[in-house]
RNA sequence: GCGAGCGUGAUGAAAUUGGUAAACAUGCUGGACUUAAAAUCCAGUGACCGAAAGGUCUUGCGGGUUCAAGUCCCGCCGCUCGCA
Numbered sequence: 001g002c003g004a005g006c007g008u009g010a011u012g013a014a015a016u017u018g019g020u021a022a023a024c025a026u027g028c029u030g031g032a033c034u035u036a037a038a039a040u041c042c043a044g045u046g047a048c049c050g051a052a053a054g055g056u057c058u059u060g061c062g063g064g065u066u067c068a069a070g071u072c073c074c075g076c077c078g079c080u081c082g083c084a
Stems, first nucleotide, its partner, number of pairs: 001083007010026003019067001027045006046057004060076005
């Protein structure tokens, strides 16, 4: 240099044909249990604004298509693999 694949909460990840983003697990916080802990069980857990009700935003970054984009198209960035 050429080609291919990948990038989603704190982490591993799911989302099948474009139709409620984050299921499930781990971690973390609170509680139950225990003399205490571990294990187990229950509840909560993206960000911002708000007293609350609620609202807005978020799939690497920037655009485009569409009623609707994590998903399709274009450019860029990063990582991995192959070829030279």
Predicted 3D model of an 84-nucleotide RNA (transfer RNA) from a Kiloniellaceae bacterium. Lineage of the source: Bacteria > Pseudomonadati > Pseudomonadota > Rhodospirillales > Kiloniellaceae.